[in-house]
RNA sequence: GGUAAUAGCUCAGUUGGUAGAGCGUUGGCUUCCCAAGCCGAAGGUCACGGGUUCGAGUCCCGCUUACC
Numbered sequence: 001g002g003u004a005a006u007a008g009c010u011c012a013g014u015u016g017g018u019a020g021a022g023c024g025u026u027g028g029c030u031u032c033c034c035a036a037g038c039c040g041a042a043g044g045u046c047a048c049g050g051g052u053u054c055g056a057g058u059c060c061c062g063c064u065u066a067c068c
Base pairs, nucleotide, nucleotide: 001068002067003066004065005064008023009022010021011020017054025041026040027039028038029037048062049061050060051059
């Protein structure tokens, strides 16, 4: 100097306009039981601190950590 940081894990997130998916966890249905399948639910200080804006995960500044 460059890239990245978003759910327990792996990652999306469009022109700035109500934060999502898969896996996992959990409740139910089904089954003699398990697995599989189906229908739900919970889970978020968007690393951290500021700024701009009616409104910021997204733009700007600083900072921390990781990788190159």
Background: The RNA shown here (transfer RNA) has 68 nucleotides and comes from uncultured Prevotella sp. Rfam family: tRNA. Its family is annotated with triplet codon-amino acid adaptor activity in the Gene Ontology. Rfam classes the family as a transfer RNA. The coordinates come from a structure-prediction model, not an experiment, and the mean pLDDT is 81. NCBI's taxonomy places the organism under Bacteria, Pseudomonadati, Bacteroidales, Prevotellaceae, Prevotella.